Context: one part of a larger RNA
RNA sequence: UGACGGGGGCCCGCACAAGCGGUGGAGCAUGUGCUUUAAUUCGAUGCAACGCGAAGAACCUUACCCAGGCUUGACAUGGGGGCGAAAGUCUAUAGAAAUAUAGAACCUUCCGCAAGGAACGCCCUACACAGGUGCUGCAUGGUUGUCGUCAGCUCGUGUCGUGAGAUGUUGGGUUAAGUCCCGCAACGAGCGCAACCCUCGCCCUUAGUUGCCAUCAGGUAAAGCUGGGAACUCUAAGGGGACUGCCUAGUUUAACUAGGAGGAAGGUGGGGAUGACGUCAAAUCCUCAUGGCCCUUACGCCUGGGGCUAGACACGUGCUACAAUGGUCGGUACAGCGGGCAGCAAGCUGGCGACAGCAAGCUAAUCCCUAAAAACCGAUCUCAGUUCGGAUUGGAGUCUGCAAUUCGACUCCAUGAAGCUGGAAUCGCUAGUAAUCGCGGAUCAGCAUGCCGCGGUGAAUACGUUCCCGGGCCUUGUACA
Numbered sequence: 001u002g003a004c005g006g007g008g009g010c011c012c013g014c015a016c017a018a019g020c021g022g023u024g025g026a027g028c029a030u031g032u033g034c035u036u037u038a039a040u041u042c043g044a045u046g047c048a049a050c051g052c053g054a055a056g057a058a059c060c061u062u063a064c065c066c067a068g069g070c071u072u073g074a075c076a077u078g079g080g081g082g083c084g085a086a087a088g089u090c091u092a093u094a095g096a097a098a099u100a101u102a103g104a105a106c107c108u109u110c111c112g113c114a115a116g117g118a119a120c121g122c123c124c125u126a127c128a129c130a131g132g133u134g135c136u137g138c139a140u141g142g143u144u145g146u147c148g149u150c151a152g153c154u155c156g157u158g159u160c161g162u163g164a165g166a167u168g169u170u171g172g173g174u175u176a177a178g179u180c181c182c183g184c185a186a187c188g189a190g191c192g193c194a195a196c197c198c199u200c201g202c203c204c205u206u207a208g209u210u211g212c213c214a215u216c217a218g219g220u221a222a223a224g225c226u227g228g229g230a231a232c233u234c235u236a237a238g239g240g241g242a243c244u245g246c247c248u249a250g251u252u253u254a255a256c257u258a259g260g261a262g263g264a265a266g267g268u269g270g271g272g273a274u275g276a277c278g279u280c281a282a283a284u285c286c287u288c289a290u291g292g293c294c295c296u297u298a299c300g301c302c303u304g305g306g307g308c309u310a311g312a313c314a315c316g317u318g319c320u321a322c323a324a325u326g327g328u329c330g331g332u333a334c335a336g337c338g339g340g341c342a343g344c345a346a347g348c349u350g351g352c353g354a355c356a357g358c359a360a361g362c363u364a365a366u367c368c369c370u371a372a373a374a375a376c377c378g379a380u381c382u383c384a385g386u387u388c389g390g391a392u393u394g395g396a397g398u399c400u401g402c403a404a405u406u407c408g409a410c411u412c413c414a415u416g417a418a419g420c421u422g423g424a425a426u427c428g429c430u431a432g433u434a435a436u437c438g439c440g441g442a443u444c445a446g447c448a449u450g451c452c453g454c455g456g457u458g459a460a461u462a463c464g465u466u467c468c469c470g471g472g473c474c475u476u477g478u479a480c481a
Base pairs, nucleotide, nucleotide: 001481002480003478004477005476007475008474009473010472011471012470013469015465016464019429020428021427022426023425026320027319028318029317030316031315032314033313034311035310042053043052064306065305066304067303068302069301070300073129077128078127079125080124081123082122083121084120089104090103091102092101093100094099108119109118110117111116131295132294134293135292136291140289141288142284143283144282145280147278152191153190154189155188156187157186158167159166160165171182172181173180197272198271199270200269202240203239204238205237206236207235208234212229213228216227217226218225243266246260247259248258249257250256322422326381327380328379329378330377331376338369339368340367343362344361347358348357349356350355388419393414394413395412396411397410398409399408435457436456437455438454439453440452441451
């Protein structure tokens, strides 16, 4: 100087408390451990691994296993020789395919009179080499997590100390903040904080189609439907607006704090992006790049099939429930974000339905996906393992796709399991939040209870900082570095 203390002081955080809803019990989905297996590819492992890499494992993916094949190779550059169209396509045979053999149609461009040369592509051949998701993240770059959006981490000059080092950065106030003020052997400065950026909330200007419809006219079963209008909503570009600016009180006349006015908004207005010096030899050689090591008729490459989907069990994360604030049936109302041409599909017809057939419109403020659901109104069920719950199983189908057996999603009929609110323990959340309800998107042929977004309805509680956890500053002890 640090680190540590079941030392002290001050302070903060959904850290506790006060509340609301969960997890832990059930069934299922998903990830992991373990086990099994020919293989169940690999990585991630306290917080900070476990709906994680994976924003989509039937084939492919795929890295694993079994089998069949190839050896300058699936891919790149270079030498020699051969073929012109090569390649590719089609047919036949063998085969599980890869592939092999035979046949068919097809007959390139440029320079040149021609011979020929060049380009392009394939085949043969010799080697240099290719190739490796093989090892080492403890050789590395790059990227990322975490403490933590915590308020800290340092430097120059000066001063003090023999020196390590100290001072500044401590102290008194204050703040979300090393934020600001005052004081001070310090005076300044840098990286962080804040602001500058995006978005939401108010107003104005400009613009008025595909969006809008107050006034005027026409018109309909109805409808901005039509003429028209530029007000309003909205769209999207530019401005304004908030600064403790004003008032009162407190404080040290300061910083600031409390209250008030005006205001759409008030003291950081809400949300986002933004992550200092560093810590964990943290994670990743399987995104990529790369040193070293290793394989080279195989640890490379192609193909078929299987596996990653196994199952006595254990754990994590979720979904659905156990019901009456509910279930079922009928009627009826109101969103926003987004997506669409190998696409979204209105409408009509058929089907109980998944869906199928025909088919308008839309390269989109124009058309479509698009029905929002909870809510509301009415009817019914009457506390029961039930008209709760929907697992499981049988049957019949639909769709995607060469192909749904291992191993897809969905529909209909039948079946109708556990489950009556969950031990010890444990998680999230302070406001348009929790809870609850539906909708969209990426990936994607198909496949979502996951992920990323969107809006609808919309709470309770916070006395307080003694305690648990994490963190910041000062101080103290130490046989630790």

This is a predicted structure of a 481-nucleotide part of an RNA (small-subunit ribosomal RNA, 3' major domain) from a termite gut metagenome. It matches the Rfam family "Bacterial small subunit ribosomal RNA". Rfam links the family to the GO terms structural constituent of ribosome and ribosome. The coordinates come from a structure-prediction model, not an experiment, and the mean pLDDT is 83.